[in-house]
Molecule: transfer RNA
Organism: Planctomycetaceae bacterium
RNA sequence: GCCCUCGUAGCUCAGGGGAUAGAGCGGCGCUUUCCUAAAGCGUAGGUCGCAGGUUCGAUUCCUGCCGGGGGUA
Numbered sequence: 001g002c003c004c005u006c007g008u009a010g011c012u013c014a015g016g017g018g019a020u021a022g023a024g025c026g027g028c029g030c031u032u033u034c035c036u037a038a039a040g041c042g043u044a045g046g047u048c049g050c051a052g053g054u055u056c057g058a059u060u061c062c063u064g065c066c067g068g069g070g071g072u073a
Stems, first nucleotide, its partner, number of pairs: 001072007010025004018056001027043005049065005
């Protein structure tokens, strides 16, 4: 260089054209407890890597670029 793959919440990851974009863990608040932990309930947090394109509609499809991983001479 070329090929494949991944990039979504603080972390690990789901979602592969139309739902207010979700889960677990973590954070915060409340309950419980003498206190802590555990448990239960509630709650906040997202430019869906960046820029274009297709479409009535894009996190999802296409192109380029950036970054991580793998393969290949």